[in-house]
This is a predicted structure of a 74-nucleotide RNA (transfer RNA) from bacterium HR13.

RNA sequence: AGCGGGCGUAGCUCAGGGGUGGAGCGUCUGCUUCCCAAGCAGAAGGUCGCGGGUUCAAAUCCCGUCGCCCGCUU
Numbered sequence: 001a002g003c004g005g006g007c008g009u010a011g012c013u014c015a016g017g018g019g020u021g022g023a024g025c026g027u028c029u030g031c032u033u034c035c036c037a038a039g040c041a042g043a044a045g046g047u048c049g050c051g052g053g054u055u056c057a058a059a060u061c062c063c064g065u066c067g068c069c070c071g072c073u074u
C1' cells in the first nucleotide's frame, strides 16, 4: 500500500440493531446537616464520526468516506 473484519452514541464508561436517543459515573440546583460527606428530588448537556440513498419514519438498513484497532497478502 491492497484486501477482509471490528469499533465510532452525553465530559467518561457503555446500552439501544426501524417508531423519533437512554443508563451508570461526573457537573449544576434544591432538600437534609452547624459544616462536609452520604442520602433524596430535579435540571443541564447529543446534527448518534461525516456525506448521500432507501423508507411515512434511520443511531439502527444500503453506498461512499474519515479516524482507531486486529488479521491476511506483497
Stems, first nucleotide, its partner, number of pairs: 001073008011025004019056001027043005049065005
Its Rfam family is "tRNA". Rfam classes the family as a transfer RNA. The coordinates come from a structure-prediction model, not an experiment, and the mean pLDDT is 83. The sequence is in RNAcentral, with records from ENA.